Annotation:
A computed fold for a 73-nucleotide RNA from a Minisyncoccota bacterium, annotated as transfer RNA.
């Protein structure tokens, strides 16, 4: 000090050719059991790491900036 790649729910991570965001565990209620477990049905949660641009419309594209792993020097 210079590449690259990440950053979306509590936690793991999808979501590519720009159109209002999703599974899996995890959580809550119910349902089945004498009771628990597990199985199943609903369901609550998300300012998609920040600022700004372009667009009628940005997690997606663009500049800047923060964190983080790796590599080179």
């Nucleotide at each position: 000090g210079c590449c690259g790649c990440c950053u979306u729910a509590g936690c793991u991570c999808a979501g590519u050719u720009g159109g209002u965001a999703g599974a899996g565990c995890a959580c809550g209620u119910c349902u089945u059991u004498c009771g628990u477990a597990a199985a199943g049905a609903c369901g609550g949660g998300g300012u998609c790491c920040c600022c700004g641009g372009u667009u009628c419309a940005a997690a997606u594209c663009c500049g800047g900036g923060a964190g983080g792993c790796g590599g080179c020097u």
The sequence is in RNAcentral, with records from ENA and MGnify. Its Rfam family is "tRNA". Rfam classes the family as a transfer RNA. About the family: Transfer RNA (tRNA) molecules are approximately 80 nucleotides in length.